[in-house]
RNA sequence: GGAUCGAGACCGCUGGCAGGAGCGGGGGAACCAUUCAUUUGGGCCCUGCACCCAUGGGGUCCUUGGGGUGAAGCGCGAUGCUGGCCAACAGGUCAGUACUGUGCCGGGUGACUAUCUCCGCCCGAACCCGACAGCUCACUUCGUAGGCGGCUGGAGAGGUAAA
Numbered sequence: 001g002g003a004u005c006g007a008g009a010c011c012g013c014u015g016g017c018a019g020g021a022g023c024g025g026g027g028g029a030a031c032c033a034u035u036c037a038u039u040u041g042g043g044c045c046c047u048g049c050a051c052c053c054a055u056g057g058g059g060u061c062c063u064u065g066g067g068g069u070g071a072a073g074c075g076c077g078a079u080g081c082u083g084g085c086c087a088a089c090a091g092g093u094c095a096g097u098a099c100u101g102u103g104c105c106g107g108g109u110g111a112c113u114a115u116c117u118c119c120g121c122c123c124g125a126a127c128c129c130g131a132c133a134g135c136u137c138a139c140u141u142c143g144u145a146g147g148c149g150g151c152u153g154g155a156g157a158g159g160u161a162a163a
């Protein structure tokens, strides 16, 4: 943390393993909500039309729009570097990037249990969908991981003059 229980037949049999139960997530009416909609992102291919363009339909790839899981959000500032503009110099200003502070907010934790407050110490990532999804009965679909610490036992490597 949703990430547990149990197990037929079978198997390589201290165990493994299909369903199932439990828990969790996504899609999905009416009603409600949404506020302007619209122009609805980019590339390639196929197709309809006698041909070209345009347009329609289909397929495929991508991610800047949008969305999803998750605590992992919203602001302000300093310094360095790069670029644009102004400028005689000095320097100012805007953007990007690296790094670093700080405010609010969210999550974890501080040893009987539960809740709240104060204070302290930490975290605020990553991944996915692929132009597309509000809520949402029925219905449908997916997941059931991962990580850290303590104790005990064993094996191997390296090192050493040897241990």
Stems, first nucleotide, its partner, number of pairs: 004021002010016002022144006032134001041062007065132001066129004073104005079098008105124006
c-di-AMP riboswitch aptamer (ydaO/yuaA leader) from Platysternon megacephalum, 163 nucleotides, folded computationally. RNAcentral holds the sequence, with entries from Rfam.